C1' cells in the first nucleotide's frame, strides 16, 4: 500500500430473502429464607461505530471514512 472478516443493551452474541431491534450473563425491584446463596416473577438499559445515498420503510443494500483482527507486499 492492497485483500478480507468484524463493530448490535454494561459484557458475550444472534437478528436467511429489506417490514415491532433480541436472548444469556450481568444490573434494579420483589417472592421465598432466620439470613445469604441458588431458584421463581418483574423491570431497566440501545442515536445497531461514523456520514452520505437508493427505498413507502434500512441493523439489513450501496459510497465514503474511523476503529479492531488476520493475509500479501
Nucleotide at each position: 500500500g492492497g485483500c478480507u472478516g468484524a463493530u448490535u443493551a454494561g459484557c458475550u452474541c444472534a437478528g436467511a430473502u429489506g417490514g415491532c431491534a433480541g436472548a444469556g450473563c450481568g444490573c434494579u425491584g420483589g417472592a421465598a429464607u432466620c439470613a445469604a446463596a441458588a431458584u421463581c416473577c418483574a423491570g431497566a438499559g440501545g442515536u445497531c461505530g461514523c456520514u452520505g445515498g437508493u427505498u413507502c420503510a434500512a441493523a439489513u443494500c450501496c459510497u465514503g471514512c474511523a476503529u479492531c483482527a488476520g493475509c500479501c507486499a
Predicted 3D model of a 73-nucleotide RNA (transfer RNA) from Acanthaster planci. Rfam family: tRNA. Rfam's curators write: Transfer RNA (tRNA) molecules are approximately 80 nucleotides in length. The sequence is in RNAcentral, with records from Ensembl Metazoa and Rfam.